[in-house]
RNA sequence: GGAGUCGGCCGGACAGCCGCUGGGAGGCAACUCCUGGAGGAAAGUCCGGGCUCGAUUGGGCAGGGUGCCAGGUAACACCUGGGGGGCGUGAGCCCACGGAAAGUGCCACAGAAAAUAUACCGCCGGGCUUUGAGCCCGGUAAGGGUGAAAAGGUGCGGUAAGAGCGCACCGCGCAGGUGGUAACACGCUGCGGCAGGGUAAACCCCACCCCGAGCAAGACCGAAUAGGGGAGCGAUGAGUGCGCCCACACGAGCUCCCGGGUAGGUCGCUAGACGUGCGCGGCGACGCGUACGCAAGAUGAAUGGCUGUCCUCGACAGAACCCGGCUUACAGGCCGGCUCCCUUC
Numbered sequence: 001g002g003a004g005u006c007g008g009c010c011g012g013a014c015a016g017c018c019g020c021u022g023g024g025a026g027g028c029a030a031c032u033c034c035u036g037g038a039g040g041a042a043a044g045u046c047c048g049g050g051c052u053c054g055a056u057u058g059g060g061c062a063g064g065g066u067g068c069c070a071g072g073u074a075a076c077a078c079c080u081g082g083g084g085g086g087c088g089u090g091a092g093c094c095c096a097c098g099g100a101a102a103g104u105g106c107c108a109c110a111g112a113a114a115a116u117a118u119a120c121c122g123c124c125g126g127g128c129u130u131u132g133a134g135c136c137c138g139g140u141a142a143g144g145g146u147g148a149a150a151a152g153g154u155g156c157g158g159u160a161a162g163a164g165c166g167c168a169c170c171g172c173g174c175a176g177g178u179g180g181u182a183a184c185a186c187g188c189u190g191c192g193g194c195a196g197g198g199u200a201a202a203c204c205c206c207a208c209c210c211c212g213a214g215c216a217a218g219a220c221c222g223a224a225u226a227g228g229g230g231a232g233c234g235a236u237g238a239g240u241g242c243g244c245c246c247a248c249a250c251g252a253g254c255u256c257c258c259g260g261g262u263a264g265g266u267c268g269c270u271a272g273a274c275g276u277g278c279g280c281g282g283c284g285a286c287g288c289g290u291a292c293g294c295a296a297g298a299u300g301a302a303u304g305g306c307u308g309u310c311c312u313c314g315a316c317a318g319a320a321c322c323c324g325g326c327u328u329a330c331a332g333g334c335c336g337g338c339u340c341c342c343u344u345c
Base pairs, nucleotide, nucleotide: 001341002340003339004338005337006336007335008334009333010332012310013309014308015307016306017305018304020037021036022035023034024033025032026031039316043327044326046325047324048323049322050321051214052213053212054211063210064209065208066207067206068082069081070080071079072078083097084095085094086093087092098205099204103203104202105199106198107197120144121143122140123139124138125137126136127135128134129133152170153169154168155167156166157165171194172192173191174190175189176188177186178185179184218267219266220265221264228258229257230256231255232254233253239250240249241248274293275292276291277290278289279288280287281286311314
């Protein structure tokens, strides 16, 4: 200098003016002043929890989820560390990574055969016909051919030809040993010629976990109108027209109390598994201690607009109960660790 890999951060700046909105103060009020006002993803709503209400003796079935080991955490499908497999020269990245030597199912095309293995060509032996050669019976799984996949590989022996048929080494399985908390590892020992394609995000088996709905949850205050319950009065006329009395007319309700509930309002609502600094423990995720900080809370729902100056000319996108994750989107820019290649000293 180039190429790459991992992690973190920013994501227009400043000023003025006019608005919107939460809180506080003042004011009878109109309003004025002070102060706070979107994100790293506020997103998708895919996991996990808090909180609320409902349900609930315990257990099982069904259903759903998770799936190498250990740890972290409120919990997780997340994170950290480790093991195994794959990719890369490397830094590093990817993996639903339990079980197919329990059972069932499925496996297109090709191929003789896709699993009780099998026999198309070939090879070998025997028989028959026979000029060449062909046919039949048997053996074989070495060679060829098909396929993603065909009963392990190399070598020696063996044989008519062959074959774990026998042996050595590699591979596989089982038991033991050693190391490791464990997953697992071992060029440590012994035994068995030795299981036999793939597929479990197919059924299934094994282990563990899971009650349901969600802030329009839910709690409180609570009209008008209508309706409900109770008491009293009422066709021997309540009540209304009409404030009272009488008359007249109409004629079945009227009064009081109670509770539910609608509109509306209040709470839930933002100080929390919170953030930052430091110290300690831990490889780390994280935990403990301590000091400091308070950082939107709306409900027709605010967070905006204009102007000026500057620059690298500004992406994806906007809260709605709250947290922890995952995933997805993102113009441009900055910082750091590490790797490989080239060059120079």
Annotation: The RNA shown here (Bacterial RNase P class A) has 345 nucleotides and comes from a Gammaproteobacteria bacterium. Lineage of the source: Bacteria > Pseudomonadati > Pseudomonadota > Gammaproteobacteria. It is recorded under the gene name rnpB. Of the family's consensus pairs, 94% are formed in the model. The coordinates come from a structure-prediction model, not an experiment, and the mean pLDDT is 76.